RNA sequence: GGGCGGGUGGUCUAGCUCGGUAUGAUACCUCGUUGACAUCGAGGUGGUCGCGUGUUCAAAUCACGCCUCGCCCA
Repeated sequence: GGGCGGGUGGUCUAGCUCGGUAUGAUACCUCGUUGACAUCGAGGUGGUCGCGUGUUCAAAUCACGCCUCGCCCA
């Protein structure tokens, strides 16, 4: 230099093919349960969807450029 794949709450992750309120687990907080703790149950907080531009009524999703990580080729 070329090719492929990945980047989404603190952590892991679904959703992208098919554009329409961003999913679940875990962590954290509150309440219940207990003599107390743990477990369990209920509720809640937390997201520039890697960055920018464009297309569109509307973009995590489509197009282009860039950053970064991994693998492969040279």

A computed fold for a 74-nucleotide RNA from Candidatus Nitrososphaera evergladensis SR1, annotated as transfer RNA. RNAcentral records the identical sequence in 6 taxa. It matches the Rfam family "tRNA". Gene Ontology term of the family: triplet codon-amino acid adaptor activity. About the family: Transfer RNA (tRNA) molecules are approximately 80 nucleotides in length. Rfam classes the family as a transfer RNA. NCBI's taxonomy places the organism under Archaea, Thermoproteati, Nitrososphaerota, Nitrososphaera, Candidatus Nitrososphaera evergladensis. The sequence is in RNAcentral, with records from ENA, GtRNAdb, MGnify and Rfam. Its mean pLDDT, the model's own confidence on a scale to 100, is 82.